[in-house]
Molecule: RNase P RNA; transfer RNA
Organism: marine eukaryotic metagenome
RNA sequence: GGCGGCCGCUGUCGUCUGAAGACAUCGGUUUUCAAGCGAUGGAGGAAAGUCCGGACACGAUAGGACACGGUGGUGGGUAACACCCACCGGCUCGCGUUGAGUCAGGGAAAGUGCCGCAGAAAAUAUACCGCCCGCUUCGGCGGGUAAGGGUGAAAAGGUGCGGUAAGAGCGCACCGCUCGGUUGGUGACAGCCGGGGCAGGGCAAACCCCACCGCGUGCAAGCGCAAGCAGUUCUCGCAAGUGACUUCGGUUAUUUGGCCCGUGUCCGCGGGAUGAGAACGGGUCGCGUGCAUGAGGCGAUCGGCAACGAACGUCCCAGAUGAAUGGUCGCCGCCCAGUGAAGCCGUCGAGGACCGCGACACAGGGAACAGGAUCCGGCUUA
RNA sequence: GCGAGAUAGCUCAGGCGGUCAGAGCGUCGGAUUCAUAACCCGGAGGUCGAGAGUUCGAGUCUCUCUCUCGC
Numbered sequence: 001g002g003c004g005g006c007c008g009c010u011g012u013c014g015u016c017u018g019a020a021g022a023c024a025u026c027g028g029u030u031u032u033c034a035a036g037c038g039a040u041g042g043a044g045g046a047a048a049g050u051c052c053g054g055a056c057a058c059g060a061u062a063g064g065a066c067a068c069g070g071u072g073g074u075g076g077g078u079a080a081c082a083c084c085c086a087c088c089g090g091c092u093c094g095c096g097u098u099g100a101g102u103c104a105g106g107g108a109a110a111g112u113g114c115c116g117c118a119g120a121a122a123a124u125a126u127a128c129c130g131c132c133c134g135c136u137u138c139g140g141c142g143g144g145u146a147a148g149g150g151u152g153a154a155a156a157g158g159u160g161c162g163g164u165a166a167g168a169g170c171g172c173a174c175c176g177c178u179c180g181g182u183u184g185g186u187g188a189c190a191g192c193c194g195g196g197g198c199a200g201g202g203c204a205a206a207c208c209c210c211a212c213c214g215c216g217u218g219c220a221a222g223c224g225c226a227a228g229c230a231g232u233u234c235u236c237g238c239a240a241g242u243g244a245c246u247u248c249g250g251u252u253a254u255u256u257g258g259c260c261c262g263u264g265u266c267c268g269c270g271g272g273a274u275g276a277g278a279a280c281g282g283g284u285c286g287c288g289u290g291c292a293u294g295a296g297g298c299g300a301u302c303g304g305c306a307a308c309g310a311a312c313g314u315c316c317c318a319g320a321u322g323a324a325u326g327g328u329c330g331c332c333g334c335c336c337a338g339u340g341a342a343g344c345c346g347u348c349g350a351g352g353a354c355c356g357c358g359a360c361a362c363a364g365g366g367a368a369c370a371g372g373a374u375c376c377g378g379c380u381u382a
Numbered sequence: 383g384c385g386a387g388a389u390a391g392c393u394c395a396g397g398c399g400g401u402c403a404g405a406g407c408g409u410c411g412g413a414u415u416c417a418u419a420a421c422c423c424g425g426a427g428g429u430c431g432a433g434a435g436u437u438c439g440a441g442u443c444u445c446u447c448u449c450u451c452g453c
Stems, first nucleotide, its partner, number of pairs: 001332007009042007017034007044369001048380002051378005056218004068214005073087005088105001089103005106209002111207002113203003128149002130145006157175006176198001177196008222289004231280006238257008259272004296315004301310003334366003338362003343357002346354003383453006391407004400438001409425004431447005
């Protein structure tokens, strides 16, 4: 790891029982919860890290520019990508060809900056030693020279021949570089032809320039329902008087009043507070939704070098929330080292010995990394 | 889902890459004192969390991973 038995966990559906609630035409109907039974589904290649890219949602937004961030050979794939495929170029390896690996692979002639130490000099060049010429008081001085030495990661094209006082692209050939043309290719680029003695080293994972891309926040987005508390409005309630009715318990209508504040008192007026209920708006706890039919899986066909795409058929495949997929037993399979061992290869002094491998058997040990939480495509790590 | 950080035993510096690996406390030795502390002098102690890459050169720049803290 596979199959089976037993015991468990969790989602959905069906059935039955019980409890509670609502409605009711009193036959019942329906909602929620719980238990039992049955059927059926139940983690991964990374579910992880959260490093990129999207979907989706809300907010912002006329358009453009600046700023900021990201990407960087070419062509293609894709919803998109810092991903994938094919090709080009550089570098490394290999065996000359075929090939394998790797590259954050635009621009250093737009500008700025840096290149410590060492070294004469680190980019407007420059003369420490050396070489050559001249002068000399023989100590040196002036000039020429980048071939040679030395420093450094890096020293102003390389090799060879000629040339020269010594040298030097000073001249020539080849290689390199650069410019122009042409051919092939969609293109990066490659081949060929011609011109130029050659002009400015490296660093942009330094600032920067160019081209392209990018709004912000993330399912704790967002939407719905809605205890409690608070708010607004309305009604009722408290006390007294009067009227009406009364089964003499009360019911009802109306008027007035009572608590606090507005200067000490009274009246009137205004405001506020207090008990109960209802309604309303926002909305907390909480619940539901978002949330499982999707850039979906599988199969075969066609197109394409490939990544991938098109059309067809078929399938529905986790949705938990103090967070489920486990435990145990039996059989089988896998791996590891040990013992025995049929047998096999090799060496030798060839009768046999030694080294190595080893079907099978025995007893023993091991089985990892990890694990959904909105979803998807990648990358990276285990 | 998002944001910071890791440098000596502890708490922290380290500008635009270069002799720049430092400070305070602690520790060790010396000096002082009858002795101890304080003061004074001197020393040791670091793979800069790990691994790659860029560069001549990385604590510093870039990427990946690990750990810690916070919302």